[in-house]
RNA sequence: UAUUAUUCUCAGGGCGGAGUGAAAUUCUCCACUGGUGGUAAUUUAAAUAUAUUAAUAAGUCCACGAGCACGUAAGUGUUGAUUUGGUGAAAAUCCAAAACCAACGGUAAUAGUCCGGAUGAAAGAGAAUAUAU
Numbered sequence: 001u002a003u004u005a006u007u008c009u010c011a012g013g014g015c016g017g018a019g020u021g022a023a024a025u026u027c028u029c030c031a032c033u034g035g036u037g038g039u040a041a042u043u044u045a046a047a048u049a050u051a052u053u054a055a056u057a058a059g060u061c062c063a064c065g066a067g068c069a070c071g072u073a074a075g076u077g078u079u080g081a082u083u084u085g086g087u088g089a090a091a092a093u094c095c096a097a098a099a100c101c102a103a104c105g106g107u108a109a110u111a112g113u114c115c116g117g118a119u120g121a122a123a124g125a126g127a128a129u130a131u132a133u
Base pairs, nucleotide, nucleotide: 001132002131004130005129006128007127008126009125010124016030017029018028019027031113032112033102034101035064036063037062038061043055044054045053046052059100060099067078068077069076070075082098083097084096085095086094104116105115106114
């Protein structure tokens, strides 16, 4: 440095205020939150004439996980949401504005935010050991 194997660790956030009501963190108004990998014209660092390397960067792009349905299982199927304007050679990621989305079961009343399956599972991230060069 690379590959393979084994083991271990980690791996999801959010209802604050007001109103109505017998009853709502579930309705209405104002709020609040954004899993994993990829992708940049962003930012930072190293190096430098450039090139380059590393880190960082999207809830709504691509892929995946969770969830749900079927199945003894392997697995199969299913699974949400973005536009407009600006800059520019180039933008679904930059800047500005306005939108939109969020499994299942429960509940004195309809839940992305409460309770539960879940001290679970997992995309994946990291570490150690062994092996090879």
Overview:
Model confidence (mean pLDDT): 76 of 100. FMN riboswitch aptamer (RFN element) from uncultured Methanobrevibacter sp., 133 nucleotides, folded computationally. NCBI's taxonomy places the organism under Archaea, Methanobacteriati, Methanobacteriota, Methanobacteria, Methanobrevibacter. Of the family's consensus pairs, 100% are formed in the model. It was read from a public genome assembly, where an Rfam model found it.